[in-house]
């Protein structure tokens, strides 16, 4: 001083919200595999083929048990030169009896679900070599026999016969404490048996070494005492080890439910060191088993390891203990001790050898080899150290072990330098072009010296043992020998000349990996363009990609990184701790009841669970705390704690339990009276379908959205009256009875079964739950046999329809219906199991009681019990549930764990079948689900608006032309714009210009800007020549300021840069358009909701309106509406020309002509007016709204201008602007021509007409509004006309354009493709313009098409507006205008909201890029 103090976390379903699978971040690995790699240390390394193995080594020693006993070689000495012989080698080597060991130590993990491991226990049912302690005893004999020699089989491996001999080898005899054997006694004891004591009977031994002393000797030795080590017999006890034998714990399957014959007991035997069916005989029928027997599948178990807050969960390499097993399968010898990894023996497989007879072999021992695989190493070193056998010891053995190789595989530790240094170097990348970053980074400079390299020095592990010497103990007569301890001396190192230490050199030799969309730390730039690719999950990539590749930058890690494999976590996603099941997955369809789980109250007792101490146990190692050792860590040590477990024991007695003995309140029975479609059975009633007969009647009837099929002149539907049949009960009938449930409905009868209430009287916990089992269970089906009216699957017709195997309509057989037997399911739903008790109320019913009151029957009040609403607290995800819980708690049962495969295959059980209960997997998927929210959206409903229908005009579609558009064409027919909202649109003016297009010709600092250098010059006009034109030569004319140095302008040359009507409206700014001038859109605070979001803004009125009132948890505000503004209608003031002219005056043929005048028009400018003020009806007394009064106008008078949050990636890069991207002697620019006008066609918009409400011709009247000086032009004159001529007057209330037309009055046509229509088309001519071919307007003459009012469709419009009918304007030289913008003239219908279309406001929904889903 010793555990831990942690989780509820994110990402994706949805447009957002709230619930449930899937995936990531973390830790870890005996790892693999990409890449890259510098040092050292300490671990670690076949996880597959228990697959096969060449080769060496891995178990021997012991001569101090026995025998026997060489060679080679040295060295001497002989030889016949062949050789021999002798000392030494050596009592060595080998071999062999004997003893020990060889059961250890190492290896795997097949097997095995087992007393095989854990743990705690028993052995009175056992064993035990070596070892310690202790007692006793080791006497005296006897026969073998290997080695070895002869001999003989054999290819070998081997093996036989005969001869010698030795022991601590065998065998007999003596002794016998003790074992054993059986008798006797005596104790326990139910027995079995157990103890004790007597006395008989059996059964041991082995000898070596060493000193000493004595003796003997053939001198080689013997042999006896003593004393000592080591041994040998037999007790006895120990320590360590086995061995059996129990309780208790740890895997999956029930789609394995029934297993068993030695099986379960007994008796006897027999076997073991020992208990037992362990095995035999007999004998009994028993043993196990849902708390899972028996099959099957998987797996060596443990300490401990990984995770994890913890509980748990997954694992058992390396290290420890256990067990198994050693080529596969069986066996047994030997020994304590094995049924024996480096022993035997069968028997398979398998390799080798072989002379074919026959024989050898077992690396799951180190090492290695082949094989298998994604994968795992040296055929080293060494007994110095620890440990091991033998040995008295030396010592010998020891691939046990030490060590060293090999691989970053792991953990740990160091290193690639440090400091300084800003021109913020070059050079990379980006850039908004200024700049920023890489970046103090680098270079330079000043320093240091780990590692690595050389040199040189140098250990710790080594201390015992053994000899010596000393010095003490012990035995002993001894100072001897011996034996122990103690100190000194001698010797010992594989690793290794390695750790470490010095010195020398010198920044010198040392950085990778993977990531940068989000999760999750870290951004840009090219590149590419649904391609290459990328991804754990969501998802990234179709031209600006942070997601692909590559760069430059950062971020994380680091000699490692990263990936892929598995585990635990996150997963509270099997929930013990710590979940659920009304709609998200989940209540059995229902009741009885076994088995089992739970149980009321009081006292006494027991202590099994429970609780409190104490003991034993829980190996070590590990974690964990304090120490120490390697420089540090890792790693190693030593102590400690801790190990929730298990066993003993004392003690407690509240709970639970067990035993005993009371209680009534739970449950139960007995009584009273009274509800009910409860159930079976018989038997009966009427209505009403259809069917037969008969009348009456005549053509239909019946059916449908409208039809047809059918039926009906053989009399049908309709109608009356008779009859038969089966089925099913109208009103009553209810949100209302009853039943466990399915489910029960006229009406009477039998039979029967439950519930409710009341009051007592009894039993005394009898209870509630209920896995299996059993019952009963709608419909439809299924057997057998009736039975059929109606209705009615399949079927057939008909009819809708593209089709209609439907939906409608005519038929119809099964069935529907009885009787007795299957089936056994359902949205069997309240989608809510079953049971007890607690927890506001209101309010309605059905049943009992009981009060008030009555004469008695309501009314009214309590109470039980059932059955509905409503709603409090509480739950709930929210819908919602709430004394009939889905609330608050207890018992018990059943189910659930992503979607889809699937309630499906196999099995197995039932079933006559149909089928049904049970009930997976592969594979695939980011989901699938539930409530509940905003929108959207419906061939849903509600309410209420628009020319949205309707009612009307007039069109459009049919012609012709005009003009746009698709298409075709072409050199080019530039481009855009495409449902309403593209298509007389951008063009409010395409013959060149315009012009972007297309063809030729041209130019490169440029057609245009801006600055800088240099070099010249005005700039510019004209005129000539060449050319189609740009252009290019070339002649006249032709400068300006100055401080004198230049400067302005210009032109040429060069650089910076111009230019781009190229692309991209899906990068963008701005402008538009559309919903729509619709009534909507939001905000701040409150409020409520876990949230998303809701109130407000709903709701009631009303309005043109979110207009306004009035309610209301909302109470205000914004942007929208509406009014402020403009135009018009009335009137008043003021002014009064260019404009007016009533009255005055003048003049004229006539006119405001002219004096004059401000009344009128009219014009400018100011103002008043209209607010539902006012009256009267409705309305809520309110907003308002009908009606009316007055008023020029009346409820927004009337018309513009004003367009909310936003919808459409609407449109436009060709108005401008602009980001990227592309083109630079061209995608720029200049020029001449064409080209945007083309035409077989389609289409939009329009003009003009078809005519008599017109056509023509003449007469004749009334406007707004504009626009006019390179213009507008009168009058006048020429022409049939355009038009020409000339030209007053007018910058314009003066003057022109200018005539308004329709209209009106009068003339002609007269129904005819015309006196309609005018297009086309020849001529002739105007005008404009450099210029009318292509490609212009207009005018005369002529020419006279189509067309006769228009298919399906289809557009406009509600009041001075529809249609009509003419006038200006703006682009412009001119003009294709019939477009567009505007002006005034004349001047018409609406019952109403059922359907179209559109839009607004509350509901439903699997949509929400929103129904073109």
């Nucleotide at each position: 001083a010793a555990c831990u103090g942690c989780c509820u976390u994110a990402a994706g379903u949805u447009g957002a919200u709230c619930u449930g699978g899937c995936u990531c971040a973390g830790a870890g690995c005996g790892a693999a595999c990409g890449u890259u790699g510098g040092c050292g240390g300490c671990g670690u390394g076949c996880c597959u083929a228990a697959c096969a193995c060449a080769u060496g080594c891995a178990a021997g020693u012991c001569g101090a048990g026995c025998g026997a006993g060489a060679a080679a070689g040295u060295g001497g000495g002989c030889u016949u030169c062949g050789g021999c012989c002798c000392c030494u080698g050596a009592g060595u080597a080998c071999a062999g009896c004997g003893g020990c060991g060889a059961a250890c130590g190492g290896g795997u993990g097949c097997g095995u679900a087992a007393c095989a491991c854990g743990u705690g226990g028993g052995u009175g049912a056992u064993c035990u070599g070596u070892c310690c302690u202790u007692g006793a005893g080791g006497c005296g004999g006897g026969g073998a026999u290997a080695a070895c020699c002869c001999a003989g089989c054999g290819a070998a491996a081997g093996u036989u016969g005969g001869g010698c001999u030795a022991a601590u080898a065998c065998c007999g005899g003596a002794u016998a404490a003790g074992a054993c054997c059986a008798c006797g006694a005596g104790a326990g004891g139910a027995a079995a048996c157990u103890c004790u004591c007597g006395g008989g009977g059996u059964u041991a031994a082995a000898g070596g070494g060493u000193g000493c002393u004595c003796u003997c000797u053939a001198c080689g030795g013997g042999g006896a005492g003593c004393a000592u080590c080591c041994g040998c017999u037999u007790g006895a006890g120990g320590a360590g080890g086995a061995g059996c034998c129990c309780g208790c714990g740890g895997c999956c399957u029930a789609u394995c439910a029934g297993c068993u014959u030695g099986u379960u007991g007994g008796u006897a035997g027999g076997g073991u060191a020992a208990c037992g069916g362990c095995c035999u005989a007999c004998c009994a029928a028993g043993g196990c088993a849902a708390a899972g027997a028996c099959g099957g599948g998987u797996a060596g178990c443990u300490g401990g390891u990984c995770u994890g807050a913890g509980a748990g969960g997954a694992u058992g390499a390396c290290c420890a203990g256990c067990c198994a097993c050693a080529c596969g399968g069986g066996g047994a010898c030997u020994g304590a001790g094995a049924c024996a990894c480096g022993g035997c023996c069968c028997c398979g497989a398998c390799u080798c050898c072989u002379a074919c007879g026959g024989g050898a072999g077992g690396c799951a021992g180190c090492a290695g080899u082949g094989g298998g695989g994604a994968a795992u190493a040296u055929u080293g070193g060494g007994c110095a150290a620890u440990g091991g056998g033998g040995g008295a010891a030396a010592c010998c053995c020891u691939g046990a072990c030490c060590c060293a190789g090999c691989g970053a595989c792991g953990c740990c530790g160091c290193g690639u330098g440090g400091g300084u240094g800003a021109u913020g170097a070059a050079g990379g990348c980006c850039u908004u072009c200024g700049g920023g970053u890489c970046g103090u980074a680098a270079a330079g400079c000043c320093c240091u010296g780990u590692c690595g390299g050389g040199a040189g020095g140098a250990a710790c592990g080594a201390a015992u043992g053994a000899u010596c010497g000393c010095a003490c103990g012990g035995u002993g007569a001894a100072u001897a020998a011996c034996c122990g301890u103690g100190c000194g001396a001698u010797g010992u190192g594989a690793c290794g000349g390695u750790a470490c230490c010095u010195c020398c050199g010198a920044a010198g030799g040392a950085a990778g990996c993977a990531c940068c969309g989000g999760c999750c730390a870290a951004c840009u730039c090219c590149g590419u363009g649904c391609c290459a690719g990328c991804a754990g999950c969501c998802g990234c990539g179709g031209u600006a990609a942070g997601a692909c590749g590559g760069a430059g930058g950062g971020u994380g890690c680091a000699a490692g990184c990263g990936u892929u494999g598995c585990u635990c976590g996150g997963a509270a996603u099997c929930a013990c701790u710590g979940g659920g099941c009304g709609u998200a997955a989940a209540g059995g369809g229902u009741g009885c009841g076994u088995a089992g789980g739970c149980g009321g109250u009081c006292u006494c007792u027991c202590a099994a669970g429970u609780c409190u101490g104490g003991c034993g146990u829980g190996a070590a190692a590990g974690c964990c705390c304090a120490g120490g050792g390697c420089u540090c860590a890792g790693c190693c040590u030593u102590g400690g704690a801790a190990g929730u477990g298990c066993g003993c024991u004392a003690g407690a007695a509240a709970c639970u339990g067990a035993g005993a003995g009371g209680c009534u309140u739970g449950a139960g029975u007995g009584c009273c009276g009274g509800a009910g479609g409860g159930g079976a059975g018989a038997g009966u009633g009427g209505a009403a379908u259809u069917c037969c007969c008969g009348g009456u009647g005549u053509a239909g009837c019946g059916g449908u959205g409208a039809a047809a099929u059918g039926c009906g002149c053989a009399g049908a539907u309709a109608u009356c009256a008779g009859g038969a049949a089966g089925a099913a009960c109208a009103c009553c009938c209810g949100u209302g009875g009853c039943g466990a449930a399915g489910g029960c409905g006229g009406c009477u009868c039998u039979c029967u079964g439950g519930g409710a209430c009341g009051g007592u009287a009894c039993u005394g916990a009898c209870g509630c739950u209920g896995a299996g089992a059993c019952g009963g269970g709608a419909a439809a089906g299924c057997g057998u046999g009736g039975g059929g009216a109606g209705c009615g699957a399949a079927c057939a017709g008909g009819a809708u329809u593209a089709g209609a195997u439907a939906c409608c309509c005519u038929g119809g057989c099964a069935g529907u219906c009885c009787a007795c037997g299957c089936c056994g399911u359902a949205a069997a739903c309240g989608a809510u199991g079953a049971g007890u008790g607690c927890u506001a109320g209101g309010u309605g019913u059905g049943g009992g009681g009981g009060g008030u009151g009555u004469c008695g029957a309501c009314u009214c009040c309590c109470u039980c019990c059932g059955u509905g609403c409503c709603g409090a607290a509480g739950c709930u995800a929210a819908c919602g549930c709430a004394u009939u819980a889905a609330g608050c708690a207890c018992u018990c049962c059943g189910c659930c764990u992503g979607g889809g495969g699937a309630g499906u295959a196999c099995g197995g059980c039932c079933g006559c079948a149909a089928g049904g209960c049970u009930a997976a997997a592969a594979c695939u998927c980011a989901a699938a689900g539930g409530a509940a929210u905003u929108g959207a959206c419906g061939g849903g409903g509600g309410c209420c608006c628009g020319c949205a229908c309707a009612a009307g005009c007039a069109g459009c579609g049919g012609a012709g032309c005009a003009u746009g558009u698709g298409g075709u064409u072409u050199a080019a027919u530039u481009c855009g714009a495409c449902g309403c909202g593209a298509c007389g649109c951008g063009a409010a003016g395409a013959a060149c210009c315009u012009u972007a297009c297309c063809a030729g010709g041209g130019c490169u600092u440029g057609a245009c800007a801006u600055g800088c250098a240099c070099a010249g010059g005005a700039a510019u006009g004209u005129c000539g020549u060449a050319g189609a034109a740009a252009u290019a030569c070339g002649g006249c004319a032709g400068c300006c300021c100055u401080u004198c140095g230049g400067g302005g302008c210009c032109u040429g040359u060069g650089c910076a840069c111009a230019g781009g009507u190229g692309g991209u409206g899906c990068a963008u700014g701005g402008c538009u358009g559309u919903c729509g001038u619709c009534a909507g859109c939001u905000c701040g605070u409150g409020u409520c909701g876990u949230g998303a979001g809701a109130u407000g803004u709903u709701g009631g009125g009303u309005u043109a309106a979110g207009u306004c009132c009035c309610g209301c948890a909302a109470c205000g505000a914004g942007c929208g509406c509406a009014a402020c503004c403009c135009c018009u209608g009335u009137c008043c003031c003021a002014u009064g020309u260019u404009g007016c002219c009533a009255g005055c005056g003048c003049g004229u043929a006539a006119u405001g002509g002219c004096g004059g005048g401000g009344a009128c028009u009219c014009a400018u400018g100011g103002g008043a007016g209209a607010c539902u003020g006012c009256c009267g009806g409705u309305g809520a007394c309110a907003a308002a709204u009908c009606g009316g009064a007055g008023g020029a106008a009346g409820g927004u008078g009337g018309g513009g201008a004003u367009g909310a949050c936003g919808u459409c990636a609407a449109g436009u890069c060709a108005u401008c602007a602009u980001g990227c991207c592309c083109c630079u002697u061209a995608u720029g620019u200049c020029c001449u021509g064409g080209g945007c006008u083309a035409c077989a066609c389609a289409c939009g918009u329009g003009c003009u007409a078809c005519a008599u409400u017109g056509g023509u011709c003449g007469g004749u009247a009334c406007a707004a509004a504009g626009g006019g000086c390179u213009g507008c032009a009168a009058a006048c004159c020429u022409g049939u006309g355009a038009a020409g001529g000339u030209g007053a007057g007018c910058g314009a209330a003066u003057c022109c354009c200018a005539a308004a037309a329709a209209g009106c009055c009068g003339g002609u046509c007269c129904c005819g493709g015309u006196u309609c229509g005018g297009a086309u088309u020849g001529g002739a001519g105007g005008c404009u313009g450099a210029a009318a071919c292509u490609c212009g307007c207009c005018u005369c003459c002529a020419u006279g098409a189509a067309g006769g009012c228009g298919g399906a469709g289809u557009u406009g419009c509600u009041a001075g507006u529809a249609a009509u009918c003419g006038c200006g304007g703006a682009u412009c030289a001119g003009c294709a205008a019939c477009g567009c913008c505007g002006c005034g003239g004349u001047g018409a219908u609406a019952c109403g909201u059922u359907c179209c279309c559109g839009g607004g406001c509350a509901u439903u929904u699997a949509c929400u890029c929103a129904c073109c889903g």
The prediction has a mean pLDDT of 83. Predicted 3D model of a 1413-nucleotide RNA (small-subunit ribosomal RNA) from an uncultured bacterium. It matches the Rfam family "Bacterial small subunit ribosomal RNA".